A computed fold for a 90-nucleotide RNA from a Caulobacteraceae bacterium, annotated as Glycine riboswitch aptamer.
[in-house]
RNA sequence: GCGACUCUCGCGGGAGAGGCCGGAUUCACUUCCGGCGCCGAAGGCGCAACCGCCCCGGAAACGCUCAGGCAAAAGGACCGCGCGAGUUGA
Numbered sequence: 001g002c003g004a005c006u007c008u009c010g011c012g013g014g015a016g017a018g019g020c021c022g023g024a025u026u027c028a029c030u031u032c033c034g035g036c037g038c039c040g041a042a043g044g045c046g047c048a049a050c051c052g053c054c055c056c057g058g059a060a061a062c063g064c065u066c067a068g069g070c071a072a073a074a075g076g077a078c079c080g081c082g083c084g085a086g087u088u089g090a
Stems, first nucleotide, its partner, number of pairs: 002089006009082005018036001020035005037070003043066001044064003050058003
């Protein structure tokens, strides 16, 4: 230097569901409180195929919706590309 894997960061893509109702507040599409209806792909929790060092432990895009979200913005699992760091292979 090359390949593979992991991680931070950057760039691109990225779904779902009320621009709901009431009250107070604000210059304001502002902020707060309450209410019903929904979503799941931040996070969290649960079951489990399966896996392991098999006492026990790991484990989903499945489930639950505590949290979060339901115009835009922001966020967003995951995917791709890139710099850097680490591990590893020939």
Taxonomically the source falls in Caulobacteraceae (Bacteria, Pseudomonadati, Pseudomonadota, Alphaproteobacteria). The sequence was found by an Rfam model in a public genome assembly. Rfam family: Glycine riboswitch aptamer. Rfam's curators write: This family represents the bacterial glycine riboswitch.